[in-house]
RNA sequence: CAGAGCCUUCGGGGCAGGGUGCAACUCCCGACCGGUGGUAGGGCCUGGCACAGUCCAGGCGAGCCCACGAGCCGACCCGCGGACGAUCUCCCUGGGCCAGCAGAUCCGAGGCGCGGCGCAAGCCUCGCCGGCCGGAGCCGACGGUACAGUCCGGAUGGAAGAAGGCCGCG
Numbered sequence: 001c002a003g004a005g006c007c008u009u010c011g012g013g014g015c016a017g018g019g020u021g022c023a024a025c026u027c028c029c030g031a032c033c034g035g036u037g038g039u040a041g042g043g044c045c046u047g048g049c050a051c052a053g054u055c056c057a058g059g060c061g062a063g064c065c066c067a068c069g070a071g072c073c074g075a076c077c078c079g080c081g082g083a084c085g086a087u088c089u090c091c092c093u094g095g096g097c098c099a100g101c102a103g104a105u106c107c108g109a110g111g112c113g114c115g116g117c118g119c120a121a122g123c124c125u126c127g128c129c130g131g132c133c134g135g136a137g138c139c140g141a142c143g144g145u146a147c148a149g150u151c152c153g154g155a156u157g158g159a160a161g162a163a164g165g166c167c168g169c170g
Stems, first nucleotide, its partner, number of pairs: 001168001003167001005166006017029003031150002033140002035068004043060006049053001063138002071101002074098001076096004081091003105136004110129004115124003142153003
C1' cells in the first nucleotide's frame, strides 16, 4: 500500500421481584438484553492556523436507515454413501448458489429552503432534514419443554467480520 495468495488470534448479551398452577426463567404483572460492516450534523473529543472562523484535519457515534451473519424451509448445481444398483428412480448426507421464513419507529423539540403577509420585529402555508435532544412504542431462528429474544440443545461448532503477521508490490 494496487493485493491476487498464505497463516495466527479474536469474534453475543439478557427475566430481579411477584401472580396463577401439580408443574412455567415458557402464561400474566413486571424486569432485562442488543452480533458485524456502512452511513454522520449546527453533536462530542483531539489537533492545526494566515487566529477565533458559518475555518481546516482526524477520531467517536444507529437493535427498529442501508446491508450482512448464524437458524429453518424450498428450488437448482456438484459430490460421498445406501436400496439386488452400471443407467434410471428413490433415500440419506456434505458443499455451492438463489429465493423465502423475516424482523421492528413514530411523534415532538430543533434546523434548512421556496413562497405569502407585514414599515418592522415577526407570523403563516408547504417541502426537506430530524440516528443525535425529549417522549411514547416496537422487534428478536430452529428443536425440547406448560406456549421461551433471556432456560436446555445442535454449539468445545460455524459465520458476518476485526486485529496482527508472512508473502507480494512500490
The RNA shown here (FMN riboswitch aptamer (RFN element)) has 170 nucleotides and comes from a Chloroflexota bacterium. Taxonomically the source falls in Chloroflexota (Bacteria, Bacillati).